Predicted 3D model of a 113-nucleotide RNA (SAM riboswitch aptamer (S box leader)) from a Chitinophagaceae bacterium.
RNA sequence: CACUUAUCAAGAAAGGCAGAGGGUAAUGGCCCGAUGAAGCCUUGACAACCUACUUCAAUUUAUUUUGGAGAAAGGUGCCAAUUCCAUCCCGAUUUUAUCGGGACAGAUAAGUC
Repeated sequence: CACUUAUCAAGAAAGGCAGAGGGUAAUGGCCCGAUGAAGCCUUGACAACCUACUUCAAUUUAUUUUGGAGAAAGGUGCCAAUUCCAUCCCGAUUUUAUCGGGACAGAUAAGUC
């Protein structure tokens, strides 16, 4: 890189360096940015995918296996706006627009290769 599964309407700050971009396929929009973008560092927060832990229920020869609840030490992630919105398909409606559902694509985690 690829494949599989799950989630994506919630949530979360400061300081230092730095100096013009950024919003994660492409396009069109629309936003953020010298009242300091991206990136790097420090501390902190948010969350609960994996690991360890506590507890409840069932199950087992067996803390064995499965599920629920909790907490948050470790591994990740993340800290503007719904994945910022739309594009493609379907349906509905007050029909050239709006709403709902799905797909494509993307992000994150775990596993496989």
The sequence was found by an Rfam model in a public genome assembly.